[in-house]
RNA sequence: CGUACGAAAUGGCAAGAUCAGCGAAAGCUGAUUACACAAAACUAUAGGCGCUAAAGUCAAAUGACUAUGCUAGCCAGGUGUCGAA
Repeated sequence: CGUACGAAAUGGCAAGAUCAGCGAAAGCUGAUUACACAAAACUAUAGGCGCUAAAGUCAAAUGACUAUGCUAGCCAGGUGUCGAA
């Protein structure tokens, strides 16, 4: 110095809940508070799983299909702080 690893330290972040807003919905944004997290920082036509179905299509029909919508704190991709064993 690098890889693996994850004790400590400096810190980081913010689940759920509440309030307000956006959205058809899934969900997202902001504030308060912290469940957790060594990448819980970034990436959604680079991949997979999953969620929703406005519009569209099919159907006599209450329905079904479908992402261009969403999810990375589901798996994942590349990047990165510190340094005990």

A computed fold for an 85-nucleotide RNA from Saliterribacillus persicus, annotated as c-di-GMP-I riboswitch aptamer.
It matches the Rfam family "c-di-GMP-I riboswitch aptamer". Its family is annotated with cyclic-di-GMP binding in the Gene Ontology.
The sequence was found by an Rfam model in a public genome assembly.
The organism belongs to Saliterribacillus, within Bacteria.